[in-house]
């Protein structure tokens, strides 16, 4: 230098054109003498970023930035 994969909540990771989710963590509460576990209820996001196609993008395309793999080149 080509190429592919990934980049979504604090962590893990789901959503593949039509209102952004879910399990863990958090906050608040009910049981409990109490704590555990367990049940309820909540908060929590510029979907890495720029542009673009669309009535409408996290999703599709283009460029970019960041991890990881592959293959190539110099020495």
């Nucleotide at each position: 230098g080509g190429c592919g994969g990934c980049g979504u909540a604090g962590c893990u990771c789901a959503g593949a054109g039509g209102u952004a989710g879910a399990g863990c963590g958090g906050a608040c509460g009910g049981c409990u003498c109490a704590u555990a576990a367990u049940c309820g209820u909540u908060a929590g996001g510029u979907c890495a970023c720029u542009g673009g196609u669309u009535c409408g993008a996290a999703u599709c395309c283009a460029g970019u930035c960041g991890c990881c793999g592959c293959c190539a080149c110099c020495a």